This is a predicted structure of a 358-nucleotide part of an RNA (small-subunit ribosomal RNA, central domain) from an uncultured organism. Its mean pLDDT, the model's own confidence on a scale to 100, is 81.
[in-house]
Context: one part of a larger RNA
RNA sequence: CUGGGCGUAAAGCGCACGUAGGCGGUGAGGUCAGUCAGAUGUGAAAGCCCCGGGCUCAACCUGGGAAUUGCAUUUGAUACUGCCUGGCUUGAGUAUGGUAGAGGGGGGUGGAAUUCCAGGUGUAGCGGUGAAAUGCGUAAGAUAUCUGGAGGCACACCAGUGGCGAAGGGCGGCCCCCGUGGCCCUAUUCUGACUCUGAGGUGCGAAAGCGUGGGGCAAACACACAGGAAUAGAUCCUGUGGUAGUCCACGCUGUCGACGAUGUCGUACUACCCUGGUGGAUCCAUAUAAGGGUUUAGUGGCGCAGAUGACGUGAUUAGUCGACCGCCUGGGGGACUACGGCCGCGAGGUUACUACUC
Numbered sequence: 001c002u003g004g005g006c007g008u009a010a011a012g013c014g015c016a017c018g019u020a021g022g023c024g025g026u027g028a029g030g031u032c033a034g035u036c037a038g039a040u041g042u043g044a045a046a047g048c049c050c051c052g053g054g055c056u057c058a059a060c061c062u063g064g065g066a067a068u069u070g071c072a073u074u075u076g077a078u079a080c081u082g083c084c085u086g087g088c089u090u091g092a093g094u095a096u097g098g099u100a101g102a103g104g105g106g107g108g109u110g111g112a113a114u115u116c117c118a119g120g121u122g123u124a125g126c127g128g129u130g131a132a133a134u135g136c137g138u139a140a141g142a143u144a145u146c147u148g149g150a151g152g153c154a155c156a157c158c159a160g161u162g163g164c165g166a167a168g169g170g171c172g173g174c175c176c177c178c179g180u181g182g183c184c185c186u187a188u189u190c191u192g193a194c195u196c197u198g199a200g201g202u203g204c205g206a207a208a209g210c211g212u213g214g215g216g217c218a219a220a221c222a223c224a225c226a227g228g229a230a231u232a233g234a235u236c237c238u239g240u241g242g243u244a245g246u247c248c249a250c251g252c253u254g255u256c257g258a259c260g261a262u263g264u265c266g267u268a269c270u271a272c273c274c275u276g277g278u279g280g281a282u283c284c285a286u287a288u289a290a291g292g293g294u295u296u297a298g299u300g301g302c303g304c305a306g307a308u309g310a311c312g313u314g315a316u317u318a319g320u321c322g323a324c325c326g327c328c329u330g331g332g333g334g335a336c337u338a339c340g341g342c343c344g345c346g347a348g349g350u351u352a353c354u355a356c357u358c
Base pairs, nucleotide, nucleotide: 003329004328005327006326007311008310012325014204015203016202017201021197022196025088026087028085029084030083031082033081034080035077036076037075038074039073040072041071042070049065050064051063052062053061054060091194092191093190095188096187097185098184103180104178105177106176107175108174109173110155115150116149117148118147119146120145121144125136126135163171164170209252210251211250212249213248214247220246221245225241226240228238263324264323265322266321268320269319274301275300276299278297279296280295281294282293283292284291306313331358332357333356340351341350342349343348
């Protein structure tokens, strides 16, 4: 160096962008570096191996050969790879036109509901539970109900097996703005391999948490905490309250069952059946609409072949292949820890053992 694997047994980085590196479409010419062939030199001797010889044999000694798979020089070959030159258009991208969308950022605004405040009506209960109690409420008048007001948070129905998101986290009232992103469709235009992957690296990254300032203290929910109940006890489940927090701005943290437990790319190859939506293009029919067909992108269900230990998967592959990266390597515990390094304000994160033990 070589093996076998990674949906569920150990194993796909949470996700992307991208450096080095690896890999790379099609036709022509050149070169001959890789590659292949020949020759020459060298590759000490001994040993190993083959054929002989000498000690009665053997060990041992000894002659010759082979081997030494290498290196250097040189002469050739030119299919493939590399390099150079100049082309091509199918990969990739660009421009024009068009569709859909909770994609992103900023600003404004709306109605319902909860709570609170003020006022009216009104009187003894309300609330809560398995049952209760703490709690709230009688000249400070609750709950209920009506009117007005304040403020914060979230956006019912529409809503979907739906849509959007280079990718994940995620994204849902309505309107406006953005020299805001991307997919998709159609036919052309242009560039002419500009591609794919991607160690390090960089960026994004739920919730909780941290820093500074606001908001809130007249929203609601609610770690901690207090009181009630239950219980043998009850640091829980349940109930009444309730502070951080949840909200906003900026910065940090960088984790998750970050899951499809399934890396990315490839109109590569393999296509049996049924069916449902979504976005587009196109054809047929029709006065219009409903309708029918083809195609494309994405999203579902069932199932051929195949592969799979099975479950299941099955054109959105876990089938057949190619390129590149990541990861696993007797099991359980010790331990996702210690030490050290790096990162962090901290909490902690990341990388990651041994002894010992079953």